Predicted 3D model of a 102-nucleotide RNA (TPP riboswitch aptamer (THI element)) from Parahalioglobus pacificus.
It was read from a public genome assembly, where an Rfam model found it.
RNA sequence: GUGCAAACCGGGGGGUGGCGCAAGCCUGAGACAUCUAAAUAGAUGAACCCUUUGAACCUGAUCCAGUUAACGCUGGCGUAGGAAGCGGUUUAACCGGACGCG
Numbered sequence: 001g002u003g004c005a006a007a008c009c010g011g012g013g014g015g016u017g018g019c020g021c022a023a024g025c026c027u028g029a030g031a032c033a034u035c036u037a038a039a040u041a042g043a044u045g046a047a048c049c050c051u052u053u054g055a056a057c058c059u060g061a062u063c064c065a066g067u068u069a070a071c072g073c074u075g076g077c078g079u080a081g082g083a084a085g086c087g088g089u090u091u092a093a094c095c096g097g098a099c100g101c102g
Base pairs, nucleotide, nucleotide: 001094002093007089008088009087010086011051012050013049014048017026018025019024032045033044034043035042036041057082058081059080063076064075065074066073
């Protein structure tokens, strides 16, 4: 001087379901809190995940098969179509120079 992996920081993206009167229970990384609203719905924040080596997440989908108390719970769909294509710090290792020793 260049600079993996990993880690950290920042930017960006994303979802927030089912059953139950309730307490709570199921799956999961994540099913939370607050506000607005007659309801639907939306916004903000926290945590979590993802950031093209992209199945984080969306569409297909009021889909298909299985399973369950129920549910994208599991698989298919899926070599499908989209989706944020980011920056910095540290850094293994490598290269060059100087000095010293042999």